Annotation
Predicted 3D model of a 1445-nucleotide RNA (small-subunit ribosomal RNA) from a Minisyncoccia bacterium. The coordinates come from a structure-prediction model, not an experiment, and the mean pLDDT is 83. The sequence is in RNAcentral, with records from SILVA.
RNA sequence: AGAAUUUGAUCCUGGUUCAGGAUGAAUGCUGGCGGCGUGCCUUAGGCAUGCAAGUCGAACGGUUUUUGUAGCAAUACAGAAGCAGUGGCAGACGGGUGAGUAACGCGUAGGAAUCUACCCUUUAGCGGACCAUAGCCUCUCGAAAGAGGGGGUAAUAGUCCAUAGUCUCGUAAGAGUAAAGUCGCAAGACACUAAAGGAGGAGCCUGCGUCCUAUCAGCUAGUUGGCGGGGUAAAGGCCCACCAAGGCAAUGACGGGUAGCUGGACUGAGAGGUCGAUCAGCCACAACUGCACUGAGACACGGGCAGUACAUCUACGGAUGGCAGCAACCAGGAAUAUUGGGCAAUGGACGAAAGUCUGACCCAGCGACGCCGCGUGGAGGAAGAAGGCUUUCGGGUCGUAAACUCCUUUUGCCAAGCCUUUCACAGCUUGGAGAAUAAGCAUCUACUAACUACGUGCCAGAAGUCUCGGUAAUACGUAGGAUGCAAGCAUUAUCCGGAUUCAUUGGGCGUAAAGUGUGCGUAGGCGUUUUGAUGAGUCGUACUUUAAAGCCUUGGGCUUACCCCAAGCAUUGGGUACGAUACUAUCAAGAUUGAGGAUUGACAGGGGUACUAGAACAGUUAGUGUAGCAGUGAAAUGCGUUGAUAUUAACUGGAAUACCAAAGGCGAAAGCAGGUACCUGGGUUAUUCCUGACGCUGAGGCACGAAAGCUAGGGGAGCGAAACAGAUUAGAGACCUGUGUAGUCCUAGCCGUAAACGAUGUCCGCUAGCUCUUUGUCGUAAGGCAAGGGGUGUAAGCUAACGCGUUAAGCGGACCGCCUGGGGAGUACGGUCGCAAGACUAAAACUCAAAGGAAUUGACGGGGACCCGCACAACCUGUGGAGCGUGUGGUUCAAUUCGAGACAAAACGAAGGACCUCACCAGGGCUUGACAUGCUAUCGUACAUUUUUCUGGAAACAGAGAGAAAUCCGCAAGGAUGAUAGCACAGGUGCUGCAUGGCUGUCGUCAGCUCGUGCCGUGAGGUGUUCCCUUAAGUGGGGAAACGAGCGCAACCCUCAUCUAAUGUUAAAUUAUUCAUUAGAAACUGACCUUGUUCAACAAGGAAGGAAGGAGAGGAAGACGUCAAGUCAGCACGGCCCUUAUGCCCUGGGCCACACACACACUACAAUGGCGAAUAACAAUGAGCUGCAAGCAUGCAAAUGCAAGCAAAUCUCACAAAUUUCGCCUCAGUUCAGAUUGGGGUCUGCAACCCGACCCCAUGAAGCCGGAAUAGGUAGUAAUCGCAGAUCAGCAUGCUGCGGUGAAUACGUUCUCGGGUCUUGUACACACCGCCCGUCAAGGCAGCAAAGUCGGGGGUGGACGAAUACUGGUUUUACAUCGGUAGAGUCCAAAUUCGGCGAUGAAGCUUAAGUCGUAACAAGGUAUCCCUAGCCGAAGCUGGGGAUG
Repeated sequence: AGAAUUUGAUCCUGGUUCAGGAUGAAUGCUGGCGGCGUGCCUUAGGCAUGCAAGUCGAACGGUUUUUGUAGCAAUACAGAAGCAGUGGCAGACGGGUGAGUAACGCGUAGGAAUCUACCCUUUAGCGGACCAUAGCCUCUCGAAAGAGGGGGUAAUAGUCCAUAGUCUCGUAAGAGUAAAGUCGCAAGACACUAAAGGAGGAGCCUGCGUCCUAUCAGCUAGUUGGCGGGGUAAAGGCCCACCAAGGCAAUGACGGGUAGCUGGACUGAGAGGUCGAUCAGCCACAACUGCACUGAGACACGGGCAGUACAUCUACGGAUGGCAGCAACCAGGAAUAUUGGGCAAUGGACGAAAGUCUGACCCAGCGACGCCGCGUGGAGGAAGAAGGCUUUCGGGUCGUAAACUCCUUUUGCCAAGCCUUUCACAGCUUGGAGAAUAAGCAUCUACUAACUACGUGCCAGAAGUCUCGGUAAUACGUAGGAUGCAAGCAUUAUCCGGAUUCAUUGGGCGUAAAGUGUGCGUAGGCGUUUUGAUGAGUCGUACUUUAAAGCCUUGGGCUUACCCCAAGCAUUGGGUACGAUACUAUCAAGAUUGAGGAUUGACAGGGGUACUAGAACAGUUAGUGUAGCAGUGAAAUGCGUUGAUAUUAACUGGAAUACCAAAGGCGAAAGCAGGUACCUGGGUUAUUCCUGACGCUGAGGCACGAAAGCUAGGGGAGCGAAACAGAUUAGAGACCUGUGUAGUCCUAGCCGUAAACGAUGUCCGCUAGCUCUUUGUCGUAAGGCAAGGGGUGUAAGCUAACGCGUUAAGCGGACCGCCUGGGGAGUACGGUCGCAAGACUAAAACUCAAAGGAAUUGACGGGGACCCGCACAACCUGUGGAGCGUGUGGUUCAAUUCGAGACAAAACGAAGGACCUCACCAGGGCUUGACAUGCUAUCGUACAUUUUUCUGGAAACAGAGAGAAAUCCGCAAGGAUGAUAGCACAGGUGCUGCAUGGCUGUCGUCAGCUCGUGCCGUGAGGUGUUCCCUUAAGUGGGGAAACGAGCGCAACCCUCAUCUAAUGUUAAAUUAUUCAUUAGAAACUGACCUUGUUCAACAAGGAAGGAAGGAGAGGAAGACGUCAAGUCAGCACGGCCCUUAUGCCCUGGGCCACACACACACUACAAUGGCGAAUAACAAUGAGCUGCAAGCAUGCAAAUGCAAGCAAAUCUCACAAAUUUCGCCUCAGUUCAGAUUGGGGUCUGCAACCCGACCCCAUGAAGCCGGAAUAGGUAGUAAUCGCAGAUCAGCAUGCUGCGGUGAAUACGUUCUCGGGUCUUGUACACACCGCCCGUCAAGGCAGCAAAGUCGGGGGUGGACGAAUACUGGUUUUACAUCGGUAGAGUCCAAAUUCGGCGAUGAAGCUUAAGUCGUAACAAGGUAUCCCUAGCCGAAGCUGGGGAUG
């Protein structure tokens, strides 16, 4: 000191979260020692038991025990130790707690009207007399506690007399008030009385300071003051009577909430913020409430009286108690200790003292609760052991770590001794053995130091934030390793910090949250200039205070540290005295520049009242006139033959004011527009004069304030919420249309809000310009000055950027208002205002990690501009209708294997499913396997191997038999080939194309996609690549902060068209040549003319030459990338799965099913045709030995039999067809069309039933040119005609090639589709198949209202009224008794305030995949939004006014 998190990326605003420190803590895991501290924060809840305040016999009378002396004894005397009582002093201290208290309670600084036991100092005294009573004895009552009667007794208890002063009262004279003794042989000591002083203590008063709340704004009758009394130690309404009517409050009274205050503690750089445990000072309290007594002191924690609640005992009549003392217990709680020892020390009470008492205190115990210190060993030790983990199998790592060797003994254990005069608890010294008795916790994606393996598979789980987990998780769990801290470590809670995120230090308000709608003005704040005075603020010096402790510095004592001791500093504050006078302030006297006034003109939709004008519109009357008018995208509703619309004339009515008019004017804003008159406000300018700071701002307050709306009365032409109707639509409560009420207008009064905007508060000063314009003025003019209104974009500067920039959002000053994450919410409740609508003021619970601003790159738009393409248009032929073929979906089935799904799946994988193929189904079989490699064992002349036969069987296979028959190396053993058995393994068309490679499709043969350096920008990015011209082209040229380059384009390659040369087997021919092969040439806008263009690039036209002319035609060739596009079933491959089966073999079936839907073809519907005939004519590409097959023969034919030739420019397939010529048919379901079906055959093949092709005879279906829609084609193209090939035993209407015949049309780019470039808007970035709004339905959560209900607080009124206080009466006095007043409290009553619960209601938030629509974001398909009013399932729609965001 910062970091993470909004975005595709960026900058900013802004919140959330983290890293630090701290704690009277708690929880989890773990735990060796010592020292010093610290320990009920919760129920001021209740408390068994013990202890915590007694002491004095030297105040007193007695009594018990005991010792001694005398005595026989009773007893007496003396001594000692105790005991209850009377008496004295102390129980007002010490100890506890923080309930109450917002207060003179506390803190600080002062004050005057007071008291004070014990202590100190001083002075004076201490004479005499007397009456009782407790204890004790006795009697009575009572369960007890205790009470009462009688008898007798003492004092330092009590009473009286005397004396008295520096005492009290009184002006004085004068009057009044005291005492006690005890001990000691004595000296004397301690007491006692009066008075004065001191010290310490206590009471009282005052200034200042002391939390939140205005959704608490008025409070107060003893209240404020006075006079006189009472009362107190003492001033005082402290109390009482009378008099006056005051006192407090926006500088916050009164009320409500919370809280003991302080020294200080924690944190922070500081300023501050938070807290008030332990220690210290003060206060308050002692179960709760009230009260007094005693006393120096109390209204008294361990005293009293009374009431209340609770608890205990009881014989039921009564009686007793108060741990917020120390321990302990119960309860509560996340949570807080021993019913310990001792008075040895310190301190206290009493005492003459010894001493007694002391849960104050000193110690010990328990708790890692905190801080501090120590230890768990040190040195050496590589075969880098074993083992764990991991691995690319080589290794790496735990790791010098261990083992092992040497050494040491802190802590702990064992033992002996010592010190503290007494003494609890502690402490100290010495010796011994022994590495022994001693390490955990959290974390390891980023923030944040530290990484791998396995398991899991959006599960289990993690998480402080962002987030991680859906089969390769460094984020879950475990392990290994690592990092951090360490007797602790993490978590949770709370406080400060970071947070400059309430900003005094130290923030903001155009668009991010934030300028009141505007003015006037009160309080307040601030205020021009000169002189003088004062010295309040301010500044200086000195003194005093700021308790101690604490913090800080220095030094010292514990072995160090924590801790303790001493000294110093500090204590930023308060007070007193003296001084200074610049500034602020106050007072006095001046000044004129701020401000204001006078004078005389000019300017303007400023305001109000009255009168008035024309155009338009509607209506009424009358005329002319006839069938339509109106309205829309198109229509309809509507109006019209009872005469509309149109047109003419007259009249009536209300509202608004064309042109001028504008970037223009005026006004504080809202706002203001025909003209004239009157009344009236403000401003500017110009001249001179006057006043003399009169000023600025402005909380509250007051006034004005668009539109809508409200009340009352008018008015009502047009427009027009609501309403009605017509359309549109899936619906249409809308947009469009027709009617139309409130309203819009006027008068009077309310309302008080708007995107009331420049989203920019008012005032003053300063800081380059240019230009336009309004008004005034100076000037002949040019032009200047002043006050306004605009533009540009420039200087500086500012800003996150956009932008602002003398009209500041720049630089400064004064004052006010406002903001502090989004939502909830400008909402609830309360209050004020309002007739109402509603306005103003204004929260919280809960919820999210964002919400937001500006700019960037893309993508998109039912935005714009330009351009291209068989994209449209033009033309030709089709598809969609029929039949059939093929494919797909669906359905069916045991199975109908699988994949492909808009374009870019569907005659696609498949260049050919009868078996095989084959992956599917049924059934039967095999298990090291149909196939590969390796190892082990066995065999190896019989059982290998192979051939074959038989039996069963559908076959595979199983079983049985027969024959043939081995080879090589070895003398042999044995081995190789081979076989059998077993083990490793094989195998899988099983899954994942969303793990992949490779290949492919598509945008698209579209013209794009990028880089280096430089420059611009805070940055993402931009520039280059944009612009102009041009091109098929980012093709080329020009310009330009760019200059260059790369992948694409083009070219290089192949085929065809022309020519040349060479070659010439079989082709053609006999030679030139055609033809074939090979190698070359040729075309480049190259040359010429014209036109266009600034030049150029280029374009258009023409002519020449040429086989070909402007890319000659076609092919191959596919940039960066997009679609998680396709393919694990072509192949390869990671992972997963099966292993007597998901592998392998076999037979049969299926992939060929069939109400139906779609796609692609074929054949047709006929005369441009069909049929028949004619050796009538003309191709090219190809293929051929398991082959093509001439020719001959047979058959109607498919074909068959025989068979030459040919591994091919030689032979064969192989006669091409359309075409041509002749004949028939004559418009019909036909001599069209050929489906379907019957019969008979041929061929292939083990096999033709499911399920092949072909031939012959017969049969002769639909169909007469095809709805919406849709495909291909721009020239040798479409259309039409046939031929060949691959696959293949056989099977093509498919596919791939080949040639023959051979058109029509293109005005053009408005529209459709696709694409490219630039630009614009955006709330999209998974990128429009996007985003997103509201109702309804369901679950959850917190809050609001609510009939009521429960509880708390404070007061008011009334009744009763204890103790106590005051007072009156009776009685001889009184403590007796009867009354009165006050009085805690109890009860009653009506209100008030706060809180809990609450049927139900309304709203909000939230929750992977619910319903309805589509309001917003693009012109979001009706631009959006604001205020207001009405309406509607919902978003919303419509009217009026406003904003541009």